[in-house]
RNA sequence: AAUUAUGAAGAGUUUGAUUCUGGCUCAGAGUGAACGCUGGCGGCAUGCCUAACACAUGCAAGUCGAACGAGAACGGAAAUAGCUUGCUAUUUUGUCAGCUAAGUGGCGCACGGGUGAGUAAUAUAUAGUUAACUUGCCUUCUAGCAGGGGAUAACGCCGAGAAAUUGGUGCUAAUACCCUAUAUUCCUUUCUGUUUAAUGCAGUUUGGGAAAGAUUUAUCACUAGAAGAUAGGACUAUAUCCCAUCAGCUUGUUGGUAGUGUAAGAGACUACCAAGGCUAUGACGGGUAGCUGGUUUGAGAGGAUGAUCAGCCACACUGGAACUGAGACACGGUCCAGACUCCUACGGGAGGCAGCAGUGGGGAAUAUUGCACAAUGGAGGAAACUCUGAUGCAGCAAUGCCGCGUGAAGGAUGACGGUUUUCGGAUUGUAAACUUCUUUUAUAUACCAAGAUAAUGACGGUAGUAUAUGAAUAAGCACCGGCUAACUCCGUGCCAGCAGCCGCGGUAAUACGGAGGGUGCAAGCGUUACUCGGAAUCACUGGGCGUAAAGGGUACGUAGGUGUUCUAAUAAGUUGGAUGUGAAAUCCUAUGGCUUAACCAUAGAAGUGCAUUCAAAACUGUUAGAAUAGAGUUUGGGAGGGGUAAGUGGAAUUAGUGGUGUAGGGGUAAAAUCCGUAGAUAUCACUAGGAAUACCAAAAGCGAAGGCGACUUACUGGAACAAUACUGACACUGAGGUACGAAAGCGUGGGGAGCAAACAGGAUUAGAUACCCUGGUAGUCCACGCCCUAAACGAUGAAUGCUAAUCGUUGUGAGGCUUUGACCUUGCAGUGAUGCAGUUAACACAUUAAGCAUUCCGCCUGGGGAGUACGGUCGCAAGAUUAAAACUCAAAGAAAUAGACGGGGACCCGCACAAGCGGUGGAGCAUGUGGUUUAAUUCGACUAUACGCGAAGAACCUUACCUAGCCUUGACAUUGAUAGAAUCUUAUAGAAAUAUAGGAGUGCCUUUCGGGGAACUUGAAAACAGGUGCUGCACGGCUGUCGUCAGCUCGUGUCGUGAGAUGUUGGGUUAAGUCCCGCAACGAGCGCAACCCUUAUCUUUAGUUACUAACGGUUCGGCCGAGGACUCUAAAGAGACUGCCCUCGCAAGGGGGAGGAAGGUGAGGACGACGUCAAGUCAUCAUGGCCCUUACGGCUAGGGCUACACACGUGCUACAAUGGGGUGUUACAAUGAGAUGCAAUGUCGCGAGGCGGAGCAAAACUAUAAAGCACCUCCCAGUUCGGAUUGGAGUCUGCAACUCGACUCCAUGAAGUUGGAAUCGCUAGUAAUCGCGAAUCAGCCAUGUCGCGGUGAAUACGUUCCCGGGUCUUGUACUCACCGCCCGUCACACCAUGGGAGUUGAAUUCACCUGAAGUCGGAAUACUAAAUUAGUUACCGCCCACGGUGGGUUCAGCGACUGGGGUGAAGUCGAAACAAGGUAACCGUAGGAGAACCUGCGGUUGGAUCACCUCCA
Repeated sequence: AAUUAUGAAGAGUUUGAUUCUGGCUCAGAGUGAACGCUGGCGGCAUGCCUAACACAUGCAAGUCGAACGAGAACGGAAAUAGCUUGCUAUUUUGUCAGCUAAGUGGCGCACGGGUGAGUAAUAUAUAGUUAACUUGCCUUCUAGCAGGGGAUAACGCCGAGAAAUUGGUGCUAAUACCCUAUAUUCCUUUCUGUUUAAUGCAGUUUGGGAAAGAUUUAUCACUAGAAGAUAGGACUAUAUCCCAUCAGCUUGUUGGUAGUGUAAGAGACUACCAAGGCUAUGACGGGUAGCUGGUUUGAGAGGAUGAUCAGCCACACUGGAACUGAGACACGGUCCAGACUCCUACGGGAGGCAGCAGUGGGGAAUAUUGCACAAUGGAGGAAACUCUGAUGCAGCAAUGCCGCGUGAAGGAUGACGGUUUUCGGAUUGUAAACUUCUUUUAUAUACCAAGAUAAUGACGGUAGUAUAUGAAUAAGCACCGGCUAACUCCGUGCCAGCAGCCGCGGUAAUACGGAGGGUGCAAGCGUUACUCGGAAUCACUGGGCGUAAAGGGUACGUAGGUGUUCUAAUAAGUUGGAUGUGAAAUCCUAUGGCUUAACCAUAGAAGUGCAUUCAAAACUGUUAGAAUAGAGUUUGGGAGGGGUAAGUGGAAUUAGUGGUGUAGGGGUAAAAUCCGUAGAUAUCACUAGGAAUACCAAAAGCGAAGGCGACUUACUGGAACAAUACUGACACUGAGGUACGAAAGCGUGGGGAGCAAACAGGAUUAGAUACCCUGGUAGUCCACGCCCUAAACGAUGAAUGCUAAUCGUUGUGAGGCUUUGACCUUGCAGUGAUGCAGUUAACACAUUAAGCAUUCCGCCUGGGGAGUACGGUCGCAAGAUUAAAACUCAAAGAAAUAGACGGGGACCCGCACAAGCGGUGGAGCAUGUGGUUUAAUUCGACUAUACGCGAAGAACCUUACCUAGCCUUGACAUUGAUAGAAUCUUAUAGAAAUAUAGGAGUGCCUUUCGGGGAACUUGAAAACAGGUGCUGCACGGCUGUCGUCAGCUCGUGUCGUGAGAUGUUGGGUUAAGUCCCGCAACGAGCGCAACCCUUAUCUUUAGUUACUAACGGUUCGGCCGAGGACUCUAAAGAGACUGCCCUCGCAAGGGGGAGGAAGGUGAGGACGACGUCAAGUCAUCAUGGCCCUUACGGCUAGGGCUACACACGUGCUACAAUGGGGUGUUACAAUGAGAUGCAAUGUCGCGAGGCGGAGCAAAACUAUAAAGCACCUCCCAGUUCGGAUUGGAGUCUGCAACUCGACUCCAUGAAGUUGGAAUCGCUAGUAAUCGCGAAUCAGCCAUGUCGCGGUGAAUACGUUCCCGGGUCUUGUACUCACCGCCCGUCACACCAUGGGAGUUGAAUUCACCUGAAGUCGGAAUACUAAAUUAGUUACCGCCCACGGUGGGUUCAGCGACUGGGGUGAAGUCGAAACAAGGUAACCGUAGGAGAACCUGCGGUUGGAUCACCUCCA
C1' cells in the first nucleotide's frame, strides 16, 4: 500500500523405439440411493425417485344457544317407589342466565396438508404498467341504524320406496326474506370549464340505491361512504430444453366500427367492413419437461440437477359444466357423461387416501393402522372452550453428517502356536501370558432441569447428577502386477477363474483359489448406478483444417457481418456515481448456544442481475459537412494457345481405282489366330473421307476454375504498364441463390479415318472371365438438350497491410553513356529456384507463407458400420445432394528413426560363377539315417549348421532296451547298537544272482593288562541312498553356424523436441573400419594385423644313442680309434622392413627391377568381435523344479541295439593297357607307438600263424614303405579286368565267436564296359595318386577318424549371370521382420439393422351425425304470499363433453421372404494391395467378370528405376 472471494498436479494404453494427432480408461468430489459382508452407543437430519396403480378400516373442518324456534339425549333440582340412607327406577321442571342431537341462521369450509399428471408458455424468474380493476375478516375517519310486511324449515298428520331419499297438507321464529322513508365525496344520464398521447379534475343536471339486532348497561354486531393494510386479477419487456430428415403457418386469423360481457382492458364474444398478421433473430409441427431461490461439481467461466426447506403454478378417479360466495369453476361441495368398485327386494342407489397412518400391487428400493393439543399456528366464539394426522413428540432404518468407545502403563527366554527358510534363522511381536491402573460406554439403585409468563408437559422419570459392580458388554471390510500405498508360500495348469484400462492363467502365477504377512479406511467397508471434474475431448475464458478428421470444383452476387481521413452534434452501445430492487432460508465472515462437533441462533457481507436517474464523450454507432491514400471512370501504345463463329492449309493413317512386281507379309520373349497366287506386303500415281494439328514448345503465356496449341478473318471479355483529369468510401467477405463446370454417361439428328469398353479368336497358364497378339461394336467427332461428378490438387478459401537477401524468366516503363551495346542501373505487374528471421509433430513453408496481424465465409471432433439406410429435393436414367442409428473395436492415424526385406539401384569380395582337374548320382559291398518289423529293435542329432554324427571300437560286459528269476536302508555315501581282524578255501542246489552247510586264520598301535583305538567285514531300527525318469522352452558349462566375414561399440563434444545421428559417411587405397586425405568431431575399446607354434636360409653354443670330410685301424657294417667340419638334433640369435632403385600418385599406396634362402601377410596352424538361430546337449559333467521309492532303484541269465519289401546320405572297390599279373630286390621316407607291451635272428607251416625269446621303458631295440625303376607276360575280351556271393578247410583273440568277430588257404567268379536329371571338392607342394603310423582296443566288423611322408599337375579371359557376404543409397502398409503383411467371394454359427404382401395398437387432425348437464337468449293459455308495464318455469334456440361414421397424418409392435453389415476356430478358392508387389498405384465414370478384380476414357503423384531437356545451387 492492497485485499468480498487463497485458486488451477496428472497417469495408463497405438510403436522395435520416437514425436505428434486422437479416442478409451483411472486416481477426486457428490447422492432421497440399492446390493454384499459386518455391526457398540449417542446427537442432528432424511426416508415410494417405480403404478397421477387400486384401496379395507380409523381419523384429517368445524364452530357459535351472547341470531332463532325447540327440548330427543345428558347433567342438575324437586317429588314418588323399592329399600342394606346411598344407589336404582319412575314422574315433574326450560327464568335451570347447565347443556344440546337434529333443524333455520351466521362465519369458516378458496386456509392448512398432498402430488407433479398436464404445461415450452393462459407457466416461472427479473424489472415494470394498471389514468383499465376487485379485496370478507382487520385498522382509521365520516354519517347512520326510522316505519312496516308476508312466509318457511324444524314439528304434527297422511303417504311413496328394499334402501338412498322423498311427496302432500297444516302450524311457527329469527341477525332468514321483502316493501316504504332518508342519505353523502356512491352508481347512472346530460351539459359547462380546464387539462391530456389516451384521459383526468371541478361544477351542473336526470334517474337509482341502506340497515338487525343480541344480551345487558357496556360492549359486540349491522348499513353507506372515504382511506389504509393485506390478498389478488389483468397487461408489457427480457430470459427460459432438443429436432430443419418439421419451411412455410394463419380465417376470429390481423385491424377497424358498433355492441355484448366482466370487478376490470381486450376478437374475450357477436354483427358488419377491410385483407391483413407471423416466419431463417426459426413461425408452424414433433419430442421431452412443472418453474425458481437453490443443490452438486469446477480455479473460474461453465456443466449437470430442481428430494427434504422456502416462493409461484397446476392438479384432485377421467372428461365437461356451472352454482354459492369477498374469494372456487372448489382434494374430504353440486350437476352430467365415462371407466372401475360396492349395496340391492333388480325397480334403483353409493363411492373417490396425489390428507395422516395402513393394505394389495409394481419395484433394486423407502417407515407406525403410535402419543398429545403441553408449545407454535389456524377456524369458530364476547368468552370459557371446542376442533385441528397443521404442528410438537415418540417408534422403525448405519440412509447420511457429526461425536465417543471397544482400554491405559509396564512387560523378552523375544514363550507356545502359525507362516517361511539359504535350516543359521526371520516374522507374527510388547503382540500375548503376567503385573499395576482407569471406568468413557454398560448394568443396577437413588436424586432431579430448562422448554412455562398466572394455569396447563405429549415428549418423560427423558437429558443430566450421584453411588456401586467390573476390563468387564463392543471390529470389521476392501485391497496388495502397473496406474496405486501394500509380498511370500501352497494348490491349479489357457482348466478353474480374474479384469476399471493395459492385461494375467498353457507346471516354478507377487494378477486365479487358500494361507501367513502387509497396506488403506473404520462402525463401517466394498460393489453397482448416476452427475460434474480431470476433458484445452465443442476450446467465451481456451482448439484446429498442406500430409493426422477438416478449404466448398470455380466465380458473381442478395440478406447479414466488417469497413479510410478530418470537423461538429447526439448519447443507442461504452464508462463512472447515486437510488430502488435482487423474499426468507442456503453459501461466506464474525460472535454466541447445546460438554465438543454436526446442528441452531444473532449480526454483517454477498447475491457479479434488472430498472430508474445524474454525469463523461476517447472508441463504436447515428446525423450533418468536408477530404482522397481504398475503389472506380478516362487516354495511350504494347503482350497473350482468353472466348465464339466462319473459312483455308499441309504432313500422316486408312480405304478405293489403276500401274510395277512376286511369295510371302504381319505379329511376338517365342508363337499362333490374321492377310496373301482370286496377286498381299513393298512401290508409284490419282481419288475419297474423317480426326488431330509434328518441329516452334520453356518449370514460357492466357483464363475464375474446368481448360486453351496449324493458318486467316469477323465479333468479343479480362489483366498489366504509363499518363492526366474526374467521382468521392461507391469497399471487403458472402448463408441461401444464380452461372460456369474434365472425362465418362443419357436423349434426338448427323458423322465415322484412326483408336477402342463390350464381344470373338490366338497365345500364356494348374486355371487366365487378365496382362501379350489379331480383329472389333458402342463411344471418341459435330449440332442442340441433359447430367454436375474427379487425386475438380498447390490435397493450401477470399481480401488487406507488414516482415532479410540472392539468382533466373515474361510483359511494360524510367534513367545513364567511357564503347548506343548480346551494355549498365532501376520501378511496377506476373511466373520459378535457393535461402535468413519466424512457424511447424516432423516433413517442410518461407514477400506467390504454412511468418506477424485484421475482416468475412466454409468445414472438423476416435476407427469401423457409412458417405450407407430411411425421408426430402433434383434427374429421362445412371445417379447426385442433404444425411443418421443400432451394433462393434481400443485403437485407427501423421511424420520421422533404427533395422529387415525388394522379381529397386550403385560399388566390392569369396573355388560364387567362369576356365580346368578329379568325383558323387548308375554297379557290388561297407557304414549311418528314415521307414517297416519286433517282446525289444534303448536314447539323442533333422536345410545349410542331422545322416562313417554322440560311438577314439555293441559277441558277454558296455547297455540305458526286452523276457525271465531275484533283493528292498539297498550295488554306492554319512551316522550307527551288536559281532567279528582281514583274508583264504571246500561241498550241495541253481542258468546265474543267490541260498545253505563247513574248514583254515587271529594281525597293527596303545595299555593302569580290565580294556581302548585305527582300518576292514557283518549288521537291527531309522534318517536317507538311488534314478541314462521329465523339462536344453527354468539353467551353468561346452559346442555348431553366419564367419577369419570386417565388422561391433563406448567416452566427451556437437546436431536433433525425441527415437537417434555424427564419429563409422565422402575421395582414394587395402586381405582388412588396412592406411592416407578431407570433414563437428576428438579420442578409445572389442575385432583385423602383430606378438605364439611349425616350416623355408644362415650364425653361435652343445656333440650321444645321431653324423663321418680329413687321419688311422677294420671282420668292410661309422664297425672301431678319432673328429665337431657336414647332415641332424635342440636352445639362443640373425634375417624381410615396400628398406633400396625407376615410375605413377598430394599422401596412403600401386606397377616394374635389383639384391636375397625367402618379396610385398613367404607357406601352414592356433587364435573366432558385438551378436543371430528359445540352434545342440538334463544321456559327459553340474544343477532348479517336478516325478518314482518292495520300484521309473539294484542284481543275474538269455535276447536285442547286427531284423529287411524299400528310400536317402557318406565312403571303399571297380569297370581296365598311363592297366593287370609275375620276377628282380633295384631304390628312397616321415610322423608316431611299445612292459598284461613291441619283439629280431632262428625254426615249423602254402598261409593266417605256432614254438622260442637276442634286444628295447627307446635319436640306441622292434616294423620289407608303396607308387617308382628294370625285365617278362597279357592284346581289348565281361578278359590273366573285377572281385561280390557261396562251399570246404583252418588260424588267432577271448569264460564264450550260433544269433554276431577278424584273418588265412583251396574252390566258386555276381553286378559292373565310365554312369539321366542333378550335384560336390580343389588355385600349388594344392588337386590327383601312393603307401606308413596312431588313438580306441582281449579281439574286431577301420573301406571310418586323426596324423605322416612319397610322386606331383591343369587352369583363372573375366565379374554379365547363379549362391553367399560387406558398404552406400532408395521404397515399404514388414519389426515373430517376405517362410512378412494382407483383400474379396463362398460355407457354418451368432448379433443388431434396412426393405417387405400385410396385420395389430396408440396418438392426432378434418368433415358429418348425435347432442347429457349447464350458462346465455326467448318464454307461456302454466305457477307465484309479500313485489305486479313484475317474477318463476315447462318448453324452444345458440354453444357444447362423451359417443358414432368416414377420410388423412404420425409413431410403435409383429411379419413369410429378402438385402447388405458386424463378430467368430487353425474351413474353401484364388492372390488384389504393401518393394517397380512381379501389368506402378489411386480418383471419377462406363462396361464386364466365381471372387479379390479386369478393361476403356480423362485426371493425380500420395510411383520405383534409367536416360534426356530445362531451371537452380